[in-house]
A computed fold for a 72-nucleotide RNA from a Paludibacteraceae bacterium, annotated as transfer RNA.

RNA sequence: AGAGCAUUAGUUCAAUGGAUAGAAUAAGACACUACGGAUGUCUAGAUCAGGGUUCGAUCCCCUGGUGCUCUA
Numbered sequence: 001a002g003a004g005c006a007u008u009a010g011u012u013c014a015a016u017g018g019a020u021a022g023a024a025u026a027a028g029a030c031a032c033u034a035c036g037g038a039u040g041u042c043u044a045g046a047u048c049a050g051g052g053u054u055c056g057a058u059c060c061c062c063u064g065g066u067g068c069u070c071u072a
Base pairs, nucleotide, nucleotide: 001071002070003069004068005067006066007065010025011024012023013022018055027043028042029041030040031039048064049063050062051061052060
């Protein structure tokens, strides 16, 4: 310098262009317990940034950021 992949809750991952963006785990509250742990119930928590296409974008296109890999 060129190319590819990834980027979504604190973390690890889902999500045919139409869902209230979901799960596990972590966190908090309550129940249970002599206390704690385990267990059960509940709560809050996210689409990397900016533009474009579209009736509608996590998804498609462009530019940029970050990380990984490959080529030279």
The organism belongs to Paludibacteraceae, within Bacteria.
Its Rfam family is "tRNA". Its family is annotated with triplet codon-amino acid adaptor activity in the Gene Ontology. About the family: Transfer RNA (tRNA) molecules are approximately 80 nucleotides in length.
It was read from a public genome assembly.